[in-house]
Predicted 3D model of a 73-nucleotide RNA (transfer RNA) from a Candidatus Shapirobacteria bacterium.
């Protein structure tokens, strides 16, 4: 320089046009225990990498642009 993927809660991921964006883990409270883990319940936490666009409606589909990978040169 080119081509490909991928970017959602502290970390790893689902979700691929319309219901309130969800799970695990970790976090906090409570239970359970003498105490700690383990287990059980409840809780907080992100509006989706950025800008513009299409659309009645965009995490989702287009464009540029940023940031990470992997591949030709």
């Nucleotide at each position: 320089g080119g081509g490909c993927c991928c970017g959602u809660g502290g970390c790893u991921c689902a979700g691929g046009g319309g219901u309130u964006a969800g799970a695990g883990c970790a976090c906090u409270c409570g239970g359970u225990u003498c105490a700690c883990a383990u287990c059980c319940g409840a809780g907080a936490g992100g509006c989706c990498g950025a800008u513009g666009g299409u659309u009645c409606g965009a995490a989702u589909c287009c464009a540029u642009c940023c940031g990470g990978g992997c591949c030709c040169a």
Description:
Its Rfam family is "tRNA". Rfam links the family to the GO term triplet codon-amino acid adaptor activity. Rfam classes the family as a transfer RNA.